Notes
Predicted 3D model of a 73-nucleotide RNA (transfer RNA) from a Planctomycetaceae bacterium. Its Rfam family is "tRNA". Its family is annotated with triplet codon-amino acid adaptor activity in the Gene Ontology.
RNA sequence: GCCCUCGUAGCUCAGGGGAUAGAGCGAUGGUUUCCUAAACCAUAGGUCGUUGGUUCGAAUCCAAUCGGGGGUA
Numbered sequence: 001g002c003c004c005u006c007g008u009a010g011c012u013c014a015g016g017g018g019a020u021a022g023a024g025c026g027a028u029g030g031u032u033u034c035c036u037a038a039a040c041c042a043u044a045g046g047u048c049g050u051u052g053g054u055u056c057g058a059a060u061c062c063a064a065u066c067g068g069g070g071g072u073a
Base pairs, nucleotide, nucleotide: 001072002071003070004069005068006067007066010025011024012023013022018056027043028042029041030040031039049065050064051063052062053061
């Protein structure tokens, strides 16, 4: 250089054109307990890497670009 793959919540990851983007863990508050832990309930937390394009509609499709990983000479 070329090819493949990944990038979504603090962390690990789902979601692969349609209505408010989700789960587990973690965080915060509450219930319970003499206290803590555990358990249960609730809440917060996201410019879906970036920019542009296609579309009535894009996290999802296309192009470019940035970053991680792998292959190849």